[in-house]
Molecule: Fluoride riboswitch aptamer (crcB RNA motif)
Organism: Acidimicrobiales bacterium
RNA sequence: UUCGAACACGGCGAUGGGGCUCGCCGAAACCGCCAUCCGGCUGACGGUCCCUACCUCUCG
Numbered sequence: 001u002u003c004g005a006a007c008a009c010g011g012c013g014a015u016g017g018g019g020c021u022c023g024c025c026g027a028a029a030c031c032g033c034c035a036u037c038c039g040g041c042u043g044a045c046g047g048u049c050c051c052u053a054c055c056u057c058u059c060g
Stems, first nucleotide, its partner, number of pairs: 009026005016051006032041003
């Protein structure tokens, strides 16, 4: 210096915060979809719960 494994620690999982949990990564994990172009579509979550923002409907 390079390769592999384990542990610890840290990070990440298409738009915000937190709890729990799952998975992934160690400079990688990760960085949504459609369309030739113009342009268009869904969703705040990996899952779940709470909150915030946004959208639709109804009532006062």